[in-house]
RNA sequence: UUGAAAAUCAAGUCGAAAUCCCGGUCUCCGGAAUGCGGGGGAACCAGGCAGUUGGGGCGUAUUCCAUUAAUGAUAGGGCACUUUCAAGCCCGAGCCCGUCAGCUAACCUCGCAGACUUUUGAAAGGACAAUA
Numbered sequence: 001u002u003g004a005a006a007a008u009c010a011a012g013u014c015g016a017a018a019u020c021c022c023g024g025u026c027u028c029c030g031g032a033a034u035g036c037g038g039g040g041g042a043a044c045c046a047g048g049c050a051g052u053u054g055g056g057g058c059g060u061a062u063u064c065c066a067u068u069a070a071u072g073a074u075a076g077g078g079c080a081c082u083u084u085c086a087a088g089c090c091c092g093a094g095c096c097c098g099u100c101a102g103c104u105a106a107c108c109u110c111g112c113a114g115a116c117u118u119u120u121g122a123a124a125g126g127a128c129a130a131u132a
Base pairs, nucleotide, nucleotide: 011117012116013115014114018034019033021031022030023029024028035112036111037110038109039108040107045102054100055097056096057095058094063073064072076091077090078089079088081125082124083123084122085121086120087119
């Protein structure tokens, strides 16, 4: 110097999943504040009753045909500031509660993970930097 791998740092993507502080037996654990997100929970309103063929929640991830399979579509969602238009490329999963939950003020309670590396053009509006 080149190639590969690992680690660290920087800039970012999806997502609620971030910032900062304190303590300890200190490369880990615990606690708290702010911020972001979810669930339960009155009146009024809604709701005829029952359901093992239960019912419900997080999430964009719902639905249909064929087949004994998951192929093809599809509601919907994502792609380096935001919105609109056009084209292009992707996702369209998974998990949880446990017979129970409509909405719901007060109130109660839970989470702050994980996986990744790039899409261009036009218009409008912003942000940042440089110069004067």

Predicted 3D model of a 132-nucleotide RNA (c-di-AMP riboswitch aptamer (ydaO/yuaA leader)) from a Nitrospirota bacterium.
Of the family's consensus pairs, 91% are formed in the model.
Its mean pLDDT, the model's own confidence on a scale to 100, is 76.
The sequence was found by an Rfam model in a public genome assembly.